[in-house]
Molecule: SAM riboswitch aptamer (S box leader)
Organism: soil metagenome
RNA sequence: UCUCAUCAAGAGAGGUGGAGGGAUACGGCCCUGUGAAGCCCGACAACCCGCCCUGCGAAGUUGCAGGGAAGGGUGCCAAUUCCGGCGGAAGAUUUCCGCGAGAUGAGG
Numbered sequence: 001u002c003u004c005a006u007c008a009a010g011a012g013a014g015g016u017g018g019a020g021g022g023a024u025a026c027g028g029c030c031c032u033g034u035g036a037a038g039c040c041c042g043a044c045a046a047c048c049c050g051c052c053c054u055g056c057g058a059a060g061u062u063g064c065a066g067g068g069a070a071g072g073g074u075g076c077c078a079a080u081u082c083c084g085g086c087g088g089a090a091g092a093u094u095u096c097c098g099c100g101a102g103a104u105g106a107g108g
Base pairs, nucleotide, nucleotide: 001108002107003106004105005104006103007102012041014040015039016038020031021030022029026084027083028082042077044075047073048072049071051068052067053066054065055064056063057062081101085099086098087097088096089095090094
């Protein structure tokens, strides 16, 4: 950088640490010393690997679909991806759809 999938759910009143944080720039709106980030532990989730069960198929041991559990690899643990961009629809100022931007995983 390209492709595909997902992004309205879920997750600590622990330890350490000390001032910042919510991806980036700007704006808004928030969180934070009743303690931020980071690190450790823990939790959540179930994308990938491995494992278990069921069904269908293939026929030399594997493919597909569904389900389960959570051992390994990631991820994640305020607010919709906190909100903002572009196009469209409805309607009344809100909602919905698509695109863009971004995040995460898997593959190239």